[in-house]
RNA sequence: AGAGUUUGAUCCUGGCUCAGAUUGAAUGCUGGCGGCACGCCUUACACAUGCAAGUCGAACGGUAACAUGAUGUAGCAAUACAUUGAUGACGAGUGGCGAACGGGUGAGUACAACAUCGGAACAUACCUUGUAGCGGGGGAUAACAAAUUGAAAGAUUUGCUAAUACCGCAUAACAUCUGAGGAUCAAAGCUGGGGACUCGUAAGAGCCUAGCACUACAAGAUUGGCCGGUGCCUGAUUAGAUAGUUGGUGGGGUAAAGGCCUACCAAGUCAACGAUCAGUAGCGGAUCUGAGAGGAUGAUCCGCCACACUGGAACUGAGACACGGUCCAGACUCCUACGGGAGGCAGCAGUGGGGAAUCUUGGACAAUGGACGCAAGUCUGAUCCAGCGAUGCCGCGUGAGUGAAGAAGGUCUUCGGAUUGUAAAGCUCUUUUACUUGGGAAGAAAAGCAGAUGGCGAAUAACCAACUGUGAUGACGGUACCAAGAGAAUAAGGACCGGCUAACUACGUGCCAGCAGCCGCGGUAAUACGUAGGGUCCAAGCAUUAAUCGGAAUUAUUGGGCGUAAAGAGUUUGUAGGCGGUUGUGUAAGUUGAAUGUGAAAGCCCUGGGCUCAACCUAGGAACUGCGUUCAAGACUACACAACUAGAGUAUGUAAGAGGGGAGUGGAAUUCCUAGUGUAGCAGUGAAAUGCGUAGAUAUUAGGAGGAACACCAGUGGCGAAGGCGCCUCCCUGGGACAAUACUGACGCUGAGAAACGAAAGCGUGGGGAGCAAACGGGAUUAGAUACCCCGGUAGUCCACGCCGUAAACGAUGUCAACUAGAAUUUGGAGACUCAGUCUUCAGGUUCCAAGCUAACGCAUUAAGUUGACCGCCUGGGAAGUACGGUCGCAAGACUAAAACUCAAAGGAAUUGACGGGGACCCGCACAAGUGGUGGAUGAUGUGGAUUAAUUCGAUGCAACGCGAAAAACCUUACCUACCCUUGACAUACCACUAACGAAGUAGAGAUACAUUAGGUGCUCGUAAGAGAAAGUGGAUACAGGUGCUGCAUGGCUGUCGUCAGCUCGUGUCGUGAGAUGUUGGGUUAAGUCCCGCAACGAGCGCAACCCUUGUCCUUAGUUGCUACAUUAAGUUGAGCACUUUAAGGAGACUGCCGGAGACAAUCCGGAGGAAGGUGGGGAUGACGUCAAGUCCUCAUGGCCCUUAUGGGUAGGGCUUCACACGUCAUACAAUGGUCGGUACAGAGGGUUGCCAAGCCGCGAGGUGGAGCCAAUCCCAGAAAGCCGAUCGUAGUCCGGAUCGCAGUCUGCAACUCGACUGCGUGAAGUCGGAAUCGCUAGUAAUCGCGGAUCAGCACGCCGCGGUGAAUACGUUCCCGGGUCUUGUACACACCGCCCGUCACACCAUGGGAGUGGGUUUCACCAGAAGAGGCUAGCCUAACCGUAAGGGGGGCGGUCGCCACGGUGAGAUUCAUGACUGGGGUGAAGUCGUAACAAGGUAGCCGUAUCGGAAGGUGCGGCUG
Repeated sequence: AGAGUUUGAUCCUGGCUCAGAUUGAAUGCUGGCGGCACGCCUUACACAUGCAAGUCGAACGGUAACAUGAUGUAGCAAUACAUUGAUGACGAGUGGCGAACGGGUGAGUACAACAUCGGAACAUACCUUGUAGCGGGGGAUAACAAAUUGAAAGAUUUGCUAAUACCGCAUAACAUCUGAGGAUCAAAGCUGGGGACUCGUAAGAGCCUAGCACUACAAGAUUGGCCGGUGCCUGAUUAGAUAGUUGGUGGGGUAAAGGCCUACCAAGUCAACGAUCAGUAGCGGAUCUGAGAGGAUGAUCCGCCACACUGGAACUGAGACACGGUCCAGACUCCUACGGGAGGCAGCAGUGGGGAAUCUUGGACAAUGGACGCAAGUCUGAUCCAGCGAUGCCGCGUGAGUGAAGAAGGUCUUCGGAUUGUAAAGCUCUUUUACUUGGGAAGAAAAGCAGAUGGCGAAUAACCAACUGUGAUGACGGUACCAAGAGAAUAAGGACCGGCUAACUACGUGCCAGCAGCCGCGGUAAUACGUAGGGUCCAAGCAUUAAUCGGAAUUAUUGGGCGUAAAGAGUUUGUAGGCGGUUGUGUAAGUUGAAUGUGAAAGCCCUGGGCUCAACCUAGGAACUGCGUUCAAGACUACACAACUAGAGUAUGUAAGAGGGGAGUGGAAUUCCUAGUGUAGCAGUGAAAUGCGUAGAUAUUAGGAGGAACACCAGUGGCGAAGGCGCCUCCCUGGGACAAUACUGACGCUGAGAAACGAAAGCGUGGGGAGCAAACGGGAUUAGAUACCCCGGUAGUCCACGCCGUAAACGAUGUCAACUAGAAUUUGGAGACUCAGUCUUCAGGUUCCAAGCUAACGCAUUAAGUUGACCGCCUGGGAAGUACGGUCGCAAGACUAAAACUCAAAGGAAUUGACGGGGACCCGCACAAGUGGUGGAUGAUGUGGAUUAAUUCGAUGCAACGCGAAAAACCUUACCUACCCUUGACAUACCACUAACGAAGUAGAGAUACAUUAGGUGCUCGUAAGAGAAAGUGGAUACAGGUGCUGCAUGGCUGUCGUCAGCUCGUGUCGUGAGAUGUUGGGUUAAGUCCCGCAACGAGCGCAACCCUUGUCCUUAGUUGCUACAUUAAGUUGAGCACUUUAAGGAGACUGCCGGAGACAAUCCGGAGGAAGGUGGGGAUGACGUCAAGUCCUCAUGGCCCUUAUGGGUAGGGCUUCACACGUCAUACAAUGGUCGGUACAGAGGGUUGCCAAGCCGCGAGGUGGAGCCAAUCCCAGAAAGCCGAUCGUAGUCCGGAUCGCAGUCUGCAACUCGACUGCGUGAAGUCGGAAUCGCUAGUAAUCGCGGAUCAGCACGCCGCGGUGAAUACGUUCCCGGGUCUUGUACACACCGCCCGUCACACCAUGGGAGUGGGUUUCACCAGAAGAGGCUAGCCUAACCGUAAGGGGGGCGGUCGCCACGGUGAGAUUCAUGACUGGGGUGAAGUCGUAACAAGGUAGCCGUAUCGGAAGGUGCGGCUG
């Protein structure tokens, strides 16, 4: 510091996701040790049990328990029992202090809290200091005893008693009150020591002294109470709140100010700088993260607050409205004898429950601290320790060295090897940790005791201080640490390995199982699933999940945006607010500086120190960016005052204008009415029909009525804030511009709320209504047509008044101001000049372009540039501008405006393609012009379908269908049935044997099996024995074999676009980039062919040419060819190679020449010459690529599958079936013909398993025959149409030949299924073929025959060959296909694309909903426990007064107001639930249409109204996206 993900690719916008750090965590797997921390985040849920607050006998009366002593009794004694407060002590009790601290929790609380800084009207036990005092009396009461009562808890009565308990009196100020005279108010003793005197029997007391207590006052310290400023979450779909409310006066109350309370008076107070209400929440120091600013958090530790089962209340006290106190009410739990009682773990442990989840019912007061005490000491779940938990941080270890036969095993493999891997084993060492044994700390020193010294003091008391000596006390714990011993011995896992992101292979699986943070993987070769090997990263941990910050500049103060991506309000005026021209003076609020106080400690940071290091602990510093106070400065802002004129405004003058409102008027046109003329149509459309018209339309003439709108002028023109504004005239009226002066003197800009205006549609009332026209009716179109088109037609459109308040209300661009090159045009005004006109300037409208900006497109002085001021708005898409709530509205609806859920995109601009029922240009038998067909018939053949045991398989639009198949009777053959074989029919390797070969027999359908053998001895080496090669047989194992699957794993080959003219590259240039340029443009061509131009210059694959063939000529060569000469029956022979011809080599054609056109080009047109003329004709030749096109059944091949079978052999059957459908052909329907007779002319091929002549036989197929020929020699081989002649006469025929019968021929082991041909007979359909559709542009179509491959036989097919031999092309509008350029695009699997809405089904969340059930809260009323306060005529009563009666005072009771719980009623709000219902979202391949994207086939969209199954249609106005 970034990365992945929208696209075919690009740039941008924008969301989602990841890498980092962190945690009081949890879960999974794993787990050696130690140190330091931390450990119920959930139910403030309920709690068994134990402990957590006591202490003081030096306050008191005392003596239940224990101990000691004494006495008594018993006993020899030990000892036992009893008595005795005498002693140590001490249960219960009176009294004092404490219990208000410490400890827990975070429910409540948005402020009465908290943080920080200040303030005045207060209190403060214990502590410190000072002053003064501490005299003398009294009456009770608990304990205790007795009695009563109750189950218990307990209660009551009577009697006795003490105090530092209680109450008077005295004293009384530096206290309090006051009328200033005065009045009022206190106390308590206890302990140690002492010895004269007094008292006392004694103990002892008085007395003195010291200490500790006590009382009053003053001060301090500490702590607390109160008040104020500032800061402190979200919601405006919470906008008004408030009656003790705000203030005052009097009174009360409090420690204290105060409506804190009360009576009266006034009517205030808070709030858009957010009151009130609702939701959520303890606050801070700090913690986590971050570069920081910030964001999130508020465990542990520290400070503050609040709470203690829930609610209320007070008492005591210095302090509480009190966690381990009281009273009352409520809920819950427990005990009960049913009458009543008891309780409160949010203390420490612990239990149940809840939960993903959080520990021991431990030890000790040794240390630190606290309470009490003179002290010893007691208490202390505070605390210190230990236990449990990898919960976190830190440290250590699980060994080190050597060791290649690179062991074995595993995995992979190209079978060679590679890897695991120096890893292991082996050898040599070490001993941290763990284990055993031994030693063994610090934490402990105060205090206490003794001594001497100093201070205070009268003092050798007492107290205080330091010193010396002595000296008890350790939970942890025999722990830390140290030493020794033995021995590598006791110790490694987790996640990941497609990209992001470090790390790859094999097997299994086969869109299954599964993975996944995002993108995405898996449908038979998965580096993505599972396993294994290997690897990577961390490591006693590693991953996952959850959560926070970061990355995210993705809420932007630092640090974003708003023309088109989300985003400028429809416009203006203007309140609050924000901001504000020039100069001077003053002030000092902001600002800056300095000083000072505070900002607790801890933490973070820096520097040291201590634990072996570290974590951790500790010392010092810095910091705490803040707040307060004081001083200084005076620039800038602010404020005050004084001035200025450049901003703004006012006055005067000039000209322009569809600016607004009102009134009036005008002509053209439409329609209607009346009258005339006139006759059969008019109108309308793509074509029609509905409609109008003989009852007289349309047309035309004249007159009239009425409403609405104002042609031309008219313009990128003008005016207005916007919406908007258009005949003419008049009246009223707003604004702007210019010119020159004068005046005012900052009066300004913006503008939340607010107000006004605001197209069209729509609404209300009343008019009006010509035309147009939603709805509606009818006619068409259509599969349908709720549309587009046509004929009608109502609201409405118009006017008046009142609403509505929205539009693509757009420049998709807020308003104002300043600055930043120009050019052109135009409107209004002014000025100058050389006045046709040119120039300058101000204010407007428009076009182009520089700098600059922008993602790009583009903007560019009218900014989207550079800046300033203010406002509005945006933060992924959908849900949704929707729901709910509120405001407005008559309604329609408008404004405000979410969430659940869902997706990983949605989007902008530009690029390349593809596509368009877009455009331009061009080409092609593409159309047109012709010609012949197909589609109808019969047959052949292929396919589909059906059938079948099998009808083997493949090919399926063009580009499958007379295709693979250039030959299915057996074979072929892959299929079916039956019978057989298993190292196999075939290959290689091993062993043994045998040469190989091989006739005849039996069984069988055959394969084969059985039986016996006749024959035969080969080749090479070697004298021979023998060995070897080849072949065969038998055996064993590796293996063979597969037309089994996958053409979507592949190679090769092929089809197609298309013989179309295209497809690319290098360098350069342009662009952020994808890309562009070149290759576009002007011409031209069959052609990206060539020329010219040009930020391009060149090049490659294609085109063309080179190749073959054909057409002319020449040369060479003549046999089997040819024949001018001779000759013959005959090229038969001689002769010859001139000709024809054959086959080798050349020539020839190149726009070369001429004329014209063209740009002086390329090229085109015409001509000459020439056999041939503009690529002469034909062929071969097929660019980059497309179609996952075809083929695993030609071949090859990966993977998978079968292995006594999916392999191999044999026989028979099938591929030849047949209601039907389609393709391709053959033959016909006839006279341009059929039949018969005669007769003429080819080319190219084939032939020894062959072609087969002559001759003879047969009607014929053919048979016989055997000459010739391995072919320019012989044969196939008669070419046919044609020509000559005859006949038929338009008919189902003398056309046509299917079908069937009989008889034959040939091939072949074999023609039944299932061949071809012949003869005789039979003689079907068919009389030129619907919609539709195919080929062909010249030696072509059409027509005629011939040959060949395959092949035993079988050709209407296929491939070739020649004969005869046309018609037509104006032309490119249209159909199809293609090319180039351009345009639009929401397509990129690329229009066979994309995509919208209803309906149906499933699931999900949500709104409404008669209601129902809870929570919270408000108001009204009822009710009224405990409590304190007020009142009190009843009852009771020790201290004081009084001789007494009685009084004072107190208590109980009663009562009044306040008030918790509770109850009733009415609201508000929120949550849950609800029959039914609304829309929404998501789903597989459903249904109906086709609305949008191309001119999307009616351009689309916005607002509004209306209609319709649905997308949607139509009307009105607007926009161009």
Description
Small-subunit ribosomal RNA from Chlorellidium tetrabotrys, 1521 nucleotides, folded computationally. The RNAcentral record of the sequence draws on SILVA. The coordinates come from a structure-prediction model, not an experiment, and the mean pLDDT is 85.